[in-house]
RNA sequence: GCCCCUUUAGUGUAGUGGCCAAGCAUACGGCCUUCUCAAGGCUGUGACCCGGGUUCAAAUCCCGGAGGGGGCA
Numbered sequence: 001g002c003c004c005c006u007u008u009a010g011u012g013u014a015g016u017g018g019c020c021a022a023g024c025a026u027a028c029g030g031c032c033u034u035c036u037c038a039a040g041g042c043u044g045u046g047a048c049c050c051g052g053g054u055u056c057a058a059a060u061c062c063c064g065g066a067g068g069g070g071g072c073a
Base pairs, nucleotide, nucleotide: 001072002071003070004069005068006067007066010026011025012024013023018056027045028044029043030042031041032040049065050064051063052062053061
């Protein structure tokens, strides 16, 4: 330098054009339970890497950029 894959809460992930609020688990905060702790139950907080495009509608499709991983030279 060229090519391929990948990027969603703090962490691990689901989501393959419209659906209910972007869901689940975990983490963290509050409450209940307990003599206390743990476990359990209820509840709350928190995310689509960035820019542009297509479309009535984009986390999702396209282009460019950035980060990460891999291959070739």

The RNA shown here (transfer RNA) has 73 nucleotides and comes from a Candidatus Pacearchaeota archaeon. The RNAcentral record of the sequence draws on ENA. Rfam family: tRNA. By type it is a transfer RNA. Model confidence (mean pLDDT): 81 of 100.